RNA sequence: AGAGUUUGAUCCUGGCUCAGGAUGAACGCUGGCGGCGUGCCUAAUACAUGCAAGUCGAGCGGUAACACUUCGGGUGACGAGCGGCGGACGGCUGAGUAACACGUAGGAAUGUACCCCAAAGUGAGGGAUAACUGCUCGAAAGAGUAGCUAAUACCGCAUGUGGUCUUCGGAUUAAAGCUUUAUGUGCUUUGGGAACAGCCUGCGUAAGAUUAGCUUGUUGGUGAGGUAACGGCUCACCAAGGCGACGAUCUUUAGCUGGUCUGAGAGGAUGAUCAGCCAGACUGGGACUGAGAACGGCCCAGACUCCUACGGGAGGCAGCAGUAGGGAAUUUUCCACAAUGGGCGAAAGCCUGAUGGAGCAACGCCGCGUGCAGGAUGAAUGCCUUCGGGUUGUAAACUGCUUUUAUAUGUGACGAUUUUGACGGUAGCAUAUGAAUAAGGAUCGGCUAAUUCCGUGCCAGCAGCCGCGGUCAUACGGAAGACCCAAGCGUUAUCCGGAUUUACUGGGUCUAAAGGGUGCGUAGGUGGAUAAGUAAGUCAGUGGUGAAAUCUCGGAGCUUAACUCCGAAACUGCCUUUGAUACUAUUUGUCUUGAAUAUUGUGGAGGUUUGCGGAAUAUGUCAUGUAGCGGUGAAAUGCUUAGAUAUGACAUGGAACACCUAUUGCGAAGGCAGCAGGCUACACAUAUAUUGACACUGAGGCACGAAAGCGUGGGGAUCAAACAGGAUUAGAUACCCUGGUAGUCCACGCCCUAAACGAUGAUUACUCGACAUACGCGAUACACAGUGUGUGUCUGAGCGAAAGCAUUAAGUAAUCCACCUGGGAAGUACGACCGCAAGGUUGAAACUCAAAGGAAUUGGCGGGGGUCCGCACAAGCGGUGGAGCAUGUGGUUUAAUUCGAUGAUACGCGAGGAACCUUACCUGGGCUAGAAUGCUAUACUUCGCAAGAAGGUGUCUACGGAAAAGUAGAUGAAAUUGUAAGGUGCUGCAUGGCUGUCGUCAGCUCGUGCCGUGAGGUGUUGGGUUAAGUCCCGCAACGAGCGCAACCCCUAUCUUUAGUUGCCAACAGGUUAUGCUGGGGACUCUAAAGAAACUGCCGCCGUAAGGCGAGAGGAAGGAGGGGAUGAUGUCAAGUCAUCAUGGCCUUUAUGCCCAGGGCUACACACGUGCUACAAUGGGGCGUACAAAGGGUCGCAACACGGCGACGUGAAGCUAAUCCCAAAAAACGUCUCUCAGUUCAGAUCGCAGUCUGCAACUCGACUGCGUGAAGCUGGAAUCGCUAGUAAUCGUAUAUCAGCAAUGAUACGGUGAAUACGUUCCCGGACCUUGCACACACCGCCCGUCAAGCCAUGAAAGCCGGGUGUACCUAAAGUCGGUAACCGAAAGGAGCUGCCUAGGGUAAAAUCGGUAAUUGGGGCUAAGUCGUAACAAGGUAACC
Repeated sequence: AGAGUUUGAUCCUGGCUCAGGAUGAACGCUGGCGGCGUGCCUAAUACAUGCAAGUCGAGCGGUAACACUUCGGGUGACGAGCGGCGGACGGCUGAGUAACACGUAGGAAUGUACCCCAAAGUGAGGGAUAACUGCUCGAAAGAGUAGCUAAUACCGCAUGUGGUCUUCGGAUUAAAGCUUUAUGUGCUUUGGGAACAGCCUGCGUAAGAUUAGCUUGUUGGUGAGGUAACGGCUCACCAAGGCGACGAUCUUUAGCUGGUCUGAGAGGAUGAUCAGCCAGACUGGGACUGAGAACGGCCCAGACUCCUACGGGAGGCAGCAGUAGGGAAUUUUCCACAAUGGGCGAAAGCCUGAUGGAGCAACGCCGCGUGCAGGAUGAAUGCCUUCGGGUUGUAAACUGCUUUUAUAUGUGACGAUUUUGACGGUAGCAUAUGAAUAAGGAUCGGCUAAUUCCGUGCCAGCAGCCGCGGUCAUACGGAAGACCCAAGCGUUAUCCGGAUUUACUGGGUCUAAAGGGUGCGUAGGUGGAUAAGUAAGUCAGUGGUGAAAUCUCGGAGCUUAACUCCGAAACUGCCUUUGAUACUAUUUGUCUUGAAUAUUGUGGAGGUUUGCGGAAUAUGUCAUGUAGCGGUGAAAUGCUUAGAUAUGACAUGGAACACCUAUUGCGAAGGCAGCAGGCUACACAUAUAUUGACACUGAGGCACGAAAGCGUGGGGAUCAAACAGGAUUAGAUACCCUGGUAGUCCACGCCCUAAACGAUGAUUACUCGACAUACGCGAUACACAGUGUGUGUCUGAGCGAAAGCAUUAAGUAAUCCACCUGGGAAGUACGACCGCAAGGUUGAAACUCAAAGGAAUUGGCGGGGGUCCGCACAAGCGGUGGAGCAUGUGGUUUAAUUCGAUGAUACGCGAGGAACCUUACCUGGGCUAGAAUGCUAUACUUCGCAAGAAGGUGUCUACGGAAAAGUAGAUGAAAUUGUAAGGUGCUGCAUGGCUGUCGUCAGCUCGUGCCGUGAGGUGUUGGGUUAAGUCCCGCAACGAGCGCAACCCCUAUCUUUAGUUGCCAACAGGUUAUGCUGGGGACUCUAAAGAAACUGCCGCCGUAAGGCGAGAGGAAGGAGGGGAUGAUGUCAAGUCAUCAUGGCCUUUAUGCCCAGGGCUACACACGUGCUACAAUGGGGCGUACAAAGGGUCGCAACACGGCGACGUGAAGCUAAUCCCAAAAAACGUCUCUCAGUUCAGAUCGCAGUCUGCAACUCGACUGCGUGAAGCUGGAAUCGCUAGUAAUCGUAUAUCAGCAAUGAUACGGUGAAUACGUUCCCGGACCUUGCACACACCGCCCGUCAAGCCAUGAAAGCCGGGUGUACCUAAAGUCGGUAACCGAAAGGAGCUGCCUAGGGUAAAAUCGGUAAUUGGGGCUAAGUCGUAACAAGGUAACC
C1' cells in the first nucleotide's frame, strides 16, 4: 500500500466482499511447563449455610462464665448493661438518570467529629435511670410493673477571655473527669488552618420534527417563614410573564469521566479489570439519631419467602464463598491478618471475605521446552510415474554428545533495620538418572503462501466474494505431498480500518443518485472605498489549572520478556493577566465605482379590458341539378329519389386567427400571434443630475403556475376520452373507418402537478478568437470600422468517464440556497397537513439481489437508409407435386428387421454391388492364451562351403453332428513354449485426420507510425473502376502477409520434331471389295517441344485506372471455354462403424467359430428417379455418322444349334495391331388416324437360359400369354444463360451373378429468353438505432395458477408504560389543641395540610394477537398474450 466482483471487451459511477488490528469472549480439534494479569457482558432473578463492624475496665455500676486467691470483686480478667467513639469508611452493583448527573473553568451566601496552631477556662452542686432483684403476660419474638444504684449519662448555679443579639444602655451563653503522676490524657469556649462536604454559574456532553408549541409556583417583585447556606425552597399579595427552529415540550436509548481499541491523522467505536465522580441497596414513601445518613439501623405500605400453639412474629448476598435459575458463557462454601490500610483503645491488643495469598480455567499477554551434531546403497514403507525415475528424505535406522524441562535426594531465601511469615519447605541452589516425560490445528481454484492421485457424477457436498459439482473436479470426500502458524490452531460474534462509501482534513448534482416549476421576500449567512476610536474575534508573552494511573522517551528491578518502579515529556483544553491592531467585528465621519431615482428616446406575439374584421367548418332557407356520395390497403357501417354529394345566393352561431412567420421577438417561469382603442408593467441606450452601500442570496412564508380534472352559471361551430357500429384479426375490449357525449370556449371559485428540460439554482468578477442575427447609440453615408444589451453557430486553452462544454461555461474563483449517498420493495405503507373529490406534500421499514447504472468500442441484428452482386426475381425452356414401378427415409411390425446420416448442409447418403460370405443384428450349437498378427526360445525341413536366409498343421478314412467343432487311426521329414490378446462396446460434447456448408463470396490480418485514459481506431474509409481489398486518385499513414489474379492440366489455331500398331495425297502392285502390299511423311492423327491475346493498335469519353465500338487484324478479344485450386473463421455441423487415439466398460464374453434367419417385412407418409399418358408419335424395313473406356481367373471375331436368353466349337489379342462394338436419336420408305388405341407397360400364369456349394424366403435375363393405373397432373415447388437446357445413345468401376431406372465418364442432335433490379431469397461495403453479445431461433412485460417469506389494513381480544380528574389514605414532619397525666417544662390523645399506596373514570399512546383482506419479494424448464428494446412492426416517454 491494495485486491476480487457489473461487460464480448473498455473507461467511469457505484455497492457488495476480502487481506490488518482488537476482545471480560464462546464453540470445534488438540494440549508439556512457568511468570504476570483476567474471570455472570444474560435474571437490579430468588436465595440454604457460614463469615464480611466492632472496640474501649485508663468513663461507670458491677461479677454470669474462666483462672488465681490472703476468701474480700481481693486480683488477672470479663458476658450482659449504662456511657463514648466507630457502624455516613472500606466492599458491591449500574436498575434509574439526557440531568449542573458528569467533565472543565470559575463563583459566593455556608457547615465540619477526629487532626494541627493560638487564646482563655476546667469552681461548686442536684435529681434520675439501665444493669440487678421480685412479680406478671406471651408458643415465640418480646413486653409490662414494683423496688435498689453509678458515671466522661442528664440538669440547675457561679465565672465571662471570647461568642451571639443590641435601641449600644445592656441582655444572654461553658465545662468531666481518668490514670501506672507525666512536659500525661481528656473536657469547655472562641478564632485560624488542613482536608472534606453542601450550593450557584459559563461552556461541553445521544437519537427522533412521521414530537411544534410548552408552562400557573409557572416567570418576576414585595414581605414573611424555613435552611448550615443563596434561592418560589415554602406561603401571602402584586404584575403577566418565562422557554422555544441556535429545537422548547414529548418519545426512545444511555450511568459520566481519566481512559481503552482502531486510525497516517482528523476521526470512529467503546466506557470490563485500575482510578475519580454520581446513583442504588427486595419495590415505594418517611423521618429519627448524628459533625455527617443510612447495603449487613428504624417506622409504614406492597410483593415474595420462612416460623407459628393461628393469637402473632421473622427476613432482605447489586459484601466473600456458595446454591438454584437463566444462558453460547464466567472460578473455591480455601489460608492468613505475616505485610499494606482501616475502626476502637494510653497501650497490650481485638476486629477487618478491605487486603495479602493459595486453588480452578490456554481466557489473554510474555518466556521456555519437546533435543544437538554426524549419517546415502539416497534402506524399507507409503504416494506418484512418461516405468527411466521422482518424492517422503538426513528424515529414519545407526554413531557420538548435551540435560533446559522431568523425576529423586539434600539445602534453602528476599518479603521484617525490632517482635511477628499465611504464602511455604515455595522461589532459588547443589547432586544423581536418562533422549529420557512433552505436537497439534487450519489451509492448498483466484483474491492468498502451498498440487497430485483415487472415489463421486448438478448426487453427496463446498462456499468470505467470484463461484465449484451433469464421468479425466488442483474447488466435494479420502490419501500422499506442500504451505502457514504453533501449545496452540481454526470457526462464530462484535468494533475500528481498508471506505475519500457522509468527504473539517477530504466527495458530488447536463447524461451515472442528486438543481427546488418560477418569482417576491422574513430570519439567517455574506458584503464596495477611505479615516479615526474601541479591542469582542485573532496573534504573542505571563500566571493558574489540566488528579494519579495509562500513552511516548530515557533509565532501573525481577536470569529475559510480559510485569513493576523512577525521572522527563505530553495531556493539543479552560481560566487569569499584560501587550499588538494587519484582517474580521463594532462606533463615528467621509467618498462614489455597487445599487437606486429623475430627465430624454427607443423596442417588443409582455399583461388586462373593450370594440371591430375577413377566410374556413357546420347548420338553416331558397334555387340549379341527378344518381350516387363518402371512406379505405381493400371494404363496410353512414348519407341519398322524402332529391344527397356538387354549385350559387342569403342567413345564423361558435371557435381559431392562413400568408407575414424565422436559428425572430417579449416575459421570472408557466406562457404569449387578426386589427384598433383604454389602462398597466418591463428592458435597453445616451448623457447629465440626485441619494450615498441603500447590496447579494434566501430556511420557513406569500404569490404565480401548461394540460387534464372538480364546483356553480352560461355557451356549444370544430375536434373529440367514454360509448355505439363497421372492418382487420386466431382473438382485437386496439391501431383504420362512420358516428358521438363529457370536455375543448366564457365568468367566478378550486386543484398545484408535467420529460414544469438547457434534464445545467441565483449573483459577482476574470479568461483566445471567427461569423450570423434582433434592437439601440454614434456617424455626411446603401460601404467599412466602433460601441451597448440580447439571441445563435463554430472553434482554442482549460475542464470532463466520455459524449461534449467552451465570455449565454460544464473554465478560473467567491457568497448564499436546494438536493444526493447501491438496485428493488417505493414515491408505496403508517402518521400529519392541504383538497369538494380526484388526489397532492412530507415520507419509512421488514424482506430481497450482487449487482442496478453512465459514456464510448467491436460485432450481430432491424418489418432503418444508401450502393452493389448472384438463374435471386423477372423473361424463357424443361421438370417435380397426380399414375405405375425402382430406390432411400420416417413410421409401424418383428426374435432380429444391425449401425450411422435428420432444415438449407439427411433421405439412388456411408453402400463404386446384402442369396451364403459380406454382417456389425436375431435364434440355436460350440471354444476360452483364444479366430488373426508380431516378437522370443528350442526342435525340424529346404537352400547354402559358411555366415545366414526361407518354411510349415496338409491329405485320406471312420465315428459324430444341421454345420462348424470334436475324437480315433493312417499317411507325411515336419510344432510346440513364453509374451503382447480381442471388442463394428460407450463417449465425434475428450481428440487427430478427413469432409460438408456459408463460398470461389472478397474478404481476413500483421509490423512500424499516428490518434484515443482505454476497449479500440487509422491503414481496409472517401471519389471513381473492376468478376475481384482489381486498379487509379486522394488521405497520418507507410509497407507487408493469407486470400483474388497469374503460374498447372484439358480444349480451340499454327509451327517444329518423330512416323508404329495410326494415316494414304502422289507412285507402283493386288482384290468382288478393304492401306491389303511395296513405299511415303504431304494430310488426319498420335505425343513432346514451341508460337499465339497484351485493351498491344485505331476512334470517342475519362486526370488516371478504365469503359465504349457488331472497329481493324486474328483460329481465338477483353478472364476465349472448362478443370484442379476453397483465406481468417462459423455451425461443440458430420464421422470413435475407413483409419488413428485419451478415458471408461467387458474377459468361460460385449471376444471367437458355425448353421439357419434377418438387413428384401407393409394400413401409411415423404424425398430422389425411371417409364408413360402418345402422331414433333408407335411399329416394320432400309441407309449413315462418334468419343471415351475395358479385356488372359479375360474380351472373344467367325461357324453351327436355338424364335430367344444362350449353348457347342474356335481364329486373334497381355492390345493406336485382336475383341467387346450394334452407336442411338437422325435420314428414306411403308403402316397406324386420336381410340385407353398397333399408346402405355404394371401385375400375374406357363415354359426356359445363365451365374453360383446353393436362386424358397431373396438374382438377372429369354419366349409365349395376361394387359392395371395413366389422356399432361391442386396448393406449392426445382433446374438451366450456349455447345448450355432439352433430347439420343455409348462406356466403365464395384462384380461369380445381379435387383443399375443409381453413380462416374463419353460423345451425337441442339434451342428459347434476359425490358430490367420495384419485389422474394442469399451475400458484400458504408451509415444509423439497439435494453441483443448463447448475439432476433436475441432480449423481455403483465395478469392468472402453485409453493415459501416478510409486511399493511381489519370487527375485535390481550398486555405495557405515561399523564389527567375524582374518592380514599398508612407511616411521618410541620401546624392546632379546653377536658387525661404532670407542680412545671412537657407528654398522651384528638385534629388540619401534604402524601406512598389503593380504587374509580374517560381519553391518548406503544406493543402482541385475529376470521378475512391488500399489494410486495423470491422460486431450471406451468397458462394467456406480446407491451418495451430496430421506424420493435401504431415512435417512445412524462
Molecule: small-subunit ribosomal RNA
Organism: uncultured bacterium